[in-house]
RNA sequence: AGAGUUUGAUCCUGGCUCAGAACGAACGCUGGCGGCGCGUUUUAAGCAUGCAAGUCGAACGGUAGUGCGUUCUUCGGGACGCAUGAGAGUGGCGGACGGGUGAGUAACACGUAGAUAAUCUGACCUUGAGUCUGGGAUAGCCCAUGGAAACAUGGAGUAAUACCGGAUGAGGCCUGAGGGUGAAAGGGGCAACUGCCCCGCUUGGGGAUGAGUCUGCGGUCCAUUAGUUAGUUGGUGGGGUAAAGGCCCACCAAGGCGACGAUGGAUAGCCGGCCUGAGAGGGUGAACGGCCACACUGGGACUGAGACACGGCCCAGACUCCUACGGGAGGCAGCAGCUAAGAAUCUUCCGCAAUGGGCGAAAGCCUGACGGAGCGACGCCGCGUGAACGAUGAAGGCCGGAAGGUUGUAAAGUUCUUUUCUUCGUGAGGAAUAAGGCGAGGAGUGGAAAGCCCCGCUGAUGACGUUAGCGAAGGAAUAAGCACCGGCUAAUUACGUGCCAGCAGCCGCGGUAAUACGUAAGGUGCGAGCGUUGUUCGGAAUUAUUGGGCGUAAAGGGCGUGUAGGCGGUUUAUCAAGCCUGAUUUGAAAUGGCCCGGCUUAACCGGGCACCUGGGUUGGGAACUGAUAGACUGGAGUCCAUCAGGGGAAGCUGGAAUUCCUGGUGUAGGGGUGAAAUCUGUAGAUAUCAGGAAGAACACCGGUGGCGAAGGCGAGCUUCUAGGACUGGACUGACGCUGAGGCGCGAAAGCGUGGGGAGCGAACAGGAUUAGAUACCCUGGUAGUCCACGCUGUAAACGAUGUGCACUAGGUAUAGGUUGCGUUGAAGCGAUCUGUGCCGCAGCUAACGCGUUAAGUGCACCGCCUGGGGAGUAUGCUCGCAAGGGUGAAACUCAAAGGAAUUGACGGGGACCCGCACAAGCGGUGGAGCAUGUGGCUUAAUUCGAUGCUACGCGAGGAACCUUACCAGGGUUUGACAUGUGCGCGGAUGCUCAAGAGAUUGGGCAGUUCGGUUUCCGAACGCGCACACAGGUGCUGCAUGGCUGUCGUCAGCUCGUGUCGUGAGAUGUUGGGUUAAGUCCCGCAACGAGCGCAACCCCUACCGUCUGUUGCCAUCAGGUUAAGCUGGGCACUCUGGCGGAACUGCCGGUGACAAACCGGAGGAAGGUGGGGACGACGUCAAGUCAUCAUGGCCCUUAUGUCCUGGGCUGCACACGUGCUACAAUGGCCUGUACAGCGCGAUGCGAAACGGCGACGUGGAGCAAAUCGCUAAAAGCAGGUCCCAGUUCGGAUUGGAGUCUGAAACCCGACUCCAUGAAGGUGGAAUCGCUAGUAAUCGCGCAUCAGCAUGGCGCGGUGAAUACGUUCCCGGGUCUUGUACACACCGCCCGUCACACCACCCGAGUCGGGGGUACCCGAAGUCGCGAGCCUAACCGUAAGGAGGGCAGCGCCGAAGGUAUGCCUGGUAAGGGGGGUGAAGUCGUAACAAGGUA
Repeated sequence: AGAGUUUGAUCCUGGCUCAGAACGAACGCUGGCGGCGCGUUUUAAGCAUGCAAGUCGAACGGUAGUGCGUUCUUCGGGACGCAUGAGAGUGGCGGACGGGUGAGUAACACGUAGAUAAUCUGACCUUGAGUCUGGGAUAGCCCAUGGAAACAUGGAGUAAUACCGGAUGAGGCCUGAGGGUGAAAGGGGCAACUGCCCCGCUUGGGGAUGAGUCUGCGGUCCAUUAGUUAGUUGGUGGGGUAAAGGCCCACCAAGGCGACGAUGGAUAGCCGGCCUGAGAGGGUGAACGGCCACACUGGGACUGAGACACGGCCCAGACUCCUACGGGAGGCAGCAGCUAAGAAUCUUCCGCAAUGGGCGAAAGCCUGACGGAGCGACGCCGCGUGAACGAUGAAGGCCGGAAGGUUGUAAAGUUCUUUUCUUCGUGAGGAAUAAGGCGAGGAGUGGAAAGCCCCGCUGAUGACGUUAGCGAAGGAAUAAGCACCGGCUAAUUACGUGCCAGCAGCCGCGGUAAUACGUAAGGUGCGAGCGUUGUUCGGAAUUAUUGGGCGUAAAGGGCGUGUAGGCGGUUUAUCAAGCCUGAUUUGAAAUGGCCCGGCUUAACCGGGCACCUGGGUUGGGAACUGAUAGACUGGAGUCCAUCAGGGGAAGCUGGAAUUCCUGGUGUAGGGGUGAAAUCUGUAGAUAUCAGGAAGAACACCGGUGGCGAAGGCGAGCUUCUAGGACUGGACUGACGCUGAGGCGCGAAAGCGUGGGGAGCGAACAGGAUUAGAUACCCUGGUAGUCCACGCUGUAAACGAUGUGCACUAGGUAUAGGUUGCGUUGAAGCGAUCUGUGCCGCAGCUAACGCGUUAAGUGCACCGCCUGGGGAGUAUGCUCGCAAGGGUGAAACUCAAAGGAAUUGACGGGGACCCGCACAAGCGGUGGAGCAUGUGGCUUAAUUCGAUGCUACGCGAGGAACCUUACCAGGGUUUGACAUGUGCGCGGAUGCUCAAGAGAUUGGGCAGUUCGGUUUCCGAACGCGCACACAGGUGCUGCAUGGCUGUCGUCAGCUCGUGUCGUGAGAUGUUGGGUUAAGUCCCGCAACGAGCGCAACCCCUACCGUCUGUUGCCAUCAGGUUAAGCUGGGCACUCUGGCGGAACUGCCGGUGACAAACCGGAGGAAGGUGGGGACGACGUCAAGUCAUCAUGGCCCUUAUGUCCUGGGCUGCACACGUGCUACAAUGGCCUGUACAGCGCGAUGCGAAACGGCGACGUGGAGCAAAUCGCUAAAAGCAGGUCCCAGUUCGGAUUGGAGUCUGAAACCCGACUCCAUGAAGGUGGAAUCGCUAGUAAUCGCGCAUCAGCAUGGCGCGGUGAAUACGUUCCCGGGUCUUGUACACACCGCCCGUCACACCACCCGAGUCGGGGGUACCCGAAGUCGCGAGCCUAACCGUAAGGAGGGCAGCGCCGAAGGUAUGCCUGGUAAGGGGGGUGAAGUCGUAACAAGGUA
């Protein structure tokens, strides 16, 4: 410090996620030791048991008991004295501290800084004064009574440091300044001379400490809480308190608080700090420390220095317990512990040894504070689980075809060490000193002693604790796991699994080769831990103060006016609030930082320093902001003069058009559409003429022109009225800018009332269209549109761009003004101000773009945004007559949603171009019969594959057996086939017989290899046994190679360097021409290059040359019925080698002086002459595992292999490809002419003969320019048929044959005789072909025993048409739009149906909280208190004073009643939303998305 994730890719916006740190944690796996910390975060739920606050006999009375002594005795015991002395009681001090918890509390509760002249303060320190004298009670105890108990009552009687009176009173308090008022307590030590000392007591002053109260400032959320308040705000007078105060009361006034957020609601103890962060911040408030609040819930007071009191009291309530049913008792949020809850949090431990606290003079007692131990890896820190050597790199595991690699110096082994561990021993420190003792000194006083102060020595006490540490012995001995290994992110292989099981933080893995699941091996990381989950901060500049944005990504308010607020020109003086600076005070300690130190180190602990960024007080400064006073004119404004304008309102006026009405002319249609129809018209329309009526809107001018704040404004004239611009002058003197709320304006539609209504026209009706058409189109048509008044208040109210001011190159156009030149006046050319547009520099921007009219650079102020969906929805409030508007969530869900630009693809977008693509033609298919392939059906099997174009006469270039892969049956298992090893036997091989369907089995005969060291061994071969292995047309073409199809013989596809762009990419390759062509030329930020195109290759067409047999025959000769038949010849044809020839080369024209095109000449051939081979980058997971090869998987007496028979040929049907036809351009008969490519030895097979024929007999010749196949056919000549299901057509069937073959039943071809079906030119639709082509005619070949309408070739005859590119299909280039990128066979919307989820409404129902009014009214304070009781004082007494109680009153908790309150749970039913594999209906959007 960043990374992953939206896309085909890119940049940006933006969310989600990860890596870090942390934790009072929990869970999973694992677990050796020690130190230091921490440990109910959940129900402030309920609690058994024990302990947690007592102490003082030196305040008091006094006792049980015990010991000793004396004495008495009825021997039971009693009395007395002394010593000791529990428990209880009176009294004092302490139980207000310490300890716990965080429910409540949004508050002066807390923090910080102050105030208290408005206060208190026990114990403590200090300093004064005093401590005199009396009195009456009462607990305990005793007696008695009631009660189950708790406890209560009566009587008698007693003490005090308990209580009360009197005296005195410096000082205190009150005061009218005269005065008044008001205290006390003793106990102990020493002494024994009436004192000294200690602890107390009373009353003052001061201090310290603690507390109370008040104030400024600070720290949560919600405005879907906007108004709140009746003791409320203030005053006067009282009361009350320690103390100011409505704190309380009476009266008076009507205030107080609030947008700087009152009131209400929700949440929450606050802080030092802690976690995180670079910081600013954010989160948090466990442990430790400070403060507050609370103590079962609510209320209340008493006591006291202090409480409205955790382990006190009273009352009410809930709960628990006891009970004799009458009544009582209780409060762990103290320490342990229990129950419940929960993911989850400990011992009913030891000790007061230390520290601290209470009491005490002290010893001491008490102390679950505390010190320790225990449990828990809960955290932090430290240590260990060994160290060194050790290669044959052991074994085993894993991987690999093998070699080998890896685990791995790891182990074993050898040597060593002993932290830790076990056992034994030893053994600090925490302990200081107290009381006491001894000694020395001192102060003051005294006669002294004791006491007091101080020093030294001495002097008990250890829970932990079997402590730490140390020593000895033993022995590597007791000690390693967890997560991860697709990317982020460090670390990979094998097997298993097969969208299953599972993983997952995000992206995403898994559908047979998973580095992502599970296991193993190996590796990586951390390590007594490791992972997971949760939470916080960080990363996140993703709430942006530091440090973001708003044209299109989320985001500028529809516009103005203006309140509060914020901000504000020049200058002078003063002040000093902000600001700067110094001093001072505070900011507790702890924590954190630095340095040093103590535990072996560290954690931990101690010391010092710095810090605590803050607040207060105070001194100084005066630039800036502010304040006050004064001045100025530049900002702003006012007035005068000039000007432009659809600015607004009202009134008046006008013409054109439309419709309607009346009349005339006139006759059959009109209207409407893509085409129609509804509609209208013979009752006279449309058309046309004249007249009249009505309402609405204002052609031309008219313009990216004007005006207005926006909405918006358009005939003309008049009136009223608002704003603006320029120039010049005068005046005011900062009067300014912005603007939350507020107020006003605000298109269209809509609403209310009343008018108006020509045209247009939602709804509606009809007609069309359509599968449907509640639409688009047509004919009608109501509201509305218009006017007046009122409401509504929204729009893509848009420049998707808030307002104002300033600054920052220009060019050009236009509107209004001023001005210079010019002009008679204009026009025109400049300058300048204001407005409106375009282009453009810098700059900005993600890009697009903006660019003095900023989206540039700054300032001021306002509004708004923070992922998509849910949703502008629900709910609340508010406005509205309603419709609806404003404000405006959450649950849930997704890993994106978006912006701009790029490359493609696509478009019922555009432009250009090409192709038998259409068109123009010729011939077909689709109808018939048959052949063949396919689907389907059937079957034991009908083997398998190919399936739009690009499967279907395809793999098959030839299924009767074989082939053959399928089926049935019969066999076989090292195998039908290959290699190797071992053992055994034997020649191999050929012929033959029997059984059997055959495979096979059994037998017979013949036969006998080579080498050597020769009863034998070896080699090759065969057989048998055994083992490795063979074999598989079994699966996967979506694991593959190779080969192939298709786009497409289309003209494209790319690269290097450079340049442009943030980038994907672009440029080049686009443009202008041209071409069959990215072919060539020109231009150009491109310059070059590669794969394609073309050419090079083959065939064909012309010529030359060479060759001359098997070919040829012109000349010469011979010869025949005839024939190159013969001699001869190589001229010609021909054969097949080598060359030539064609290049837009020449001429003319067009073109840009180009490329090229058009025409022409010559030429056998002319513009690639014709044909072939040749197929760029790539696409279709195209086809093929059954040609072959091959990974993986599967079968192994079978999915291998052999055999017989069957099947692949099955047939209601459908399709493709063909053949033959339907006839006269024909059929039949007779005669007759002319090819080329090829093939031939198990072959082609002549002549001749037989047969009607297929064919047979025959066998010449020929391994072929020699012989044969071989007859070419259409054609031509002649004849016949006469339009008919025929002399067309030949299917089908019967019979008879031929040939091949072991064998033609299933299931061959051919021949002859007979039979003679459909079919009369073929619906929608559809195919081929542009010239030697189509059409038509025959011939050959491959396969092959036989089988060809198919395939591959060959030649013969031989056309028609192309105007042209609008349309269909396919393709190329450029451009445009896009929400597509699996790329239009794309994407995608809504209803409905189903499932699940959360939510809203909801008759109700069940809770919680609060307010108000009223009722009842406990305890208790306060007030009253005439009844009752009454020791101290007064009084001789009576009585009084005073006190207490009852009673009454105010207030008052809980409770009750009422209630248009708030909030939660639940709910029949209703509603929309989200998600889901697939479903139904349509096709709304994205292309002009087919109606933008």
This is a predicted structure of a 1492-nucleotide RNA (small-subunit ribosomal RNA) from a metagenome. Its Rfam family is "Bacterial small subunit ribosomal RNA". Its family is annotated with structural constituent of ribosome and ribosome in the Gene Ontology.